[in-house]
The part of an RNA shown here (large-subunit ribosomal RNA, domain VI) has 270 nucleotides and comes from a metagenome.
Context: one part of a larger RNA
RNA sequence: CGUUGGAAUCCUGAGGAGGCCCGCCCAUAGUACGAGAGGACCUGGGUGGACGAACCUCUGGUAUGCCGGUUGUCGCGCCAGCGGCACGGCCGGUUGGCUACGUUCGGGAGGGAUAACCGCUGAAAGCAUCUAAGCGGGAAGCCUGCUCCAAGAUUAGGAUUCCGUACGGUCUUGAACCGUUGUAGCCCGCAUGUUGAACACGUGUUUGAUAGGCCGGAGGUGGAAGCCCCGUGAGGGGUGGAGCCGACCGGUACUAACGGGCGACGGCGA
Numbered sequence: 001c002g003u004u005g006g007a008a009u010c011c012u013g014a015g016g017a018g019g020c021c022c023g024c025c026c027a028u029a030g031u032a033c034g035a036g037a038g039g040a041c042c043u044g045g046g047u048g049g050a051c052g053a054a055c056c057u058c059u060g061g062u063a064u065g066c067c068g069g070u071u072g073u074c075g076c077g078c079c080a081g082c083g084g085c086a087c088g089g090c091c092g093g094u095u096g097g098c099u100a101c102g103u104u105c106g107g108g109a110g111g112g113a114u115a116a117c118c119g120c121u122g123a124a125a126g127c128a129u130c131u132a133a134g135c136g137g138g139a140a141g142c143c144u145g146c147u148c149c150a151a152g153a154u155u156a157g158g159a160u161u162c163c164g165u166a167c168g169g170u171c172u173u174g175a176a177c178c179g180u181u182g183u184a185g186c187c188c189g190c191a192u193g194u195u196g197a198a199c200a201c202g203u204g205u206u207u208g209a210u211a212g213g214c215c216g217g218a219g220g221u222g223g224a225a226g227c228c229c230c231g232u233g234a235g236g237g238g239u240g241g242a243g244c245c246g247a248c249c250g251g252u253a254c255u256a257a258c259g260g261g262c263g264a265c266g267g268c269g270a
Stems, first nucleotide, its partner, number of pairs: 001152001005163007015149004021049007033038001051106005059100004066093005071086006110144003117137004166180005171174001185262004189205005210256003213252005219245003226239005
């Protein structure tokens, strides 16, 4: 820009893409077969490999503004208590998130048309013949079935709902053009994330829980500082599951979401 007024939401599915793998074991059955050795078709069940998808309950990994311990050194006047640097100094743990080494699931069944091939009926050709007319069966393959995209599918589809005003001007009076106002709704901006390279997408924008802060909870660490007691001391005990605490779950307008713009028809005529 188009889809023949403008929007919002939900669909249809022409067409396209993805997927499509294989092993082993058990039963049938030591049966059929075979002198024996050996050893099935068919059918049913189980368990794996590789590949793929999703997810984080579990098991692990990660953790650079979470908690604790600790070495050296420097600083805060000193003690105590803290901070800086040393690979996050090193070490022990670890929420959320992200992940695999973790978990769950997938390849199918079914339907249709077929290949080689196997048949029925059956002439030409009194026989025979699966074929010439006609009718069946038959593959990991084909079309479907499963997942995803999808109406620019210009053949531009469907359903539901919403909005569809007023004024002024021009002349070539008509589905005419120009300007103003402005509806449903939309966009920019802004607060952002269950999104994300940018864009897009989602939520919110004071008629508000969108982010931060604060409060509560979960969760982590593992017993803060100060004071008291015990010990010559290193240290231990009490106050006290203490103190501190990223992302998680809720609550609460305290802070920040200020503002700006776009936005459609006409009277049945082709």
The RNAcentral record of the full RNA draws on SILVA. Rfam family: Bacterial large subunit ribosomal RNA. Its family is annotated with structural constituent of ribosome and ribosome in the Gene Ontology. The prediction has a mean pLDDT of 86.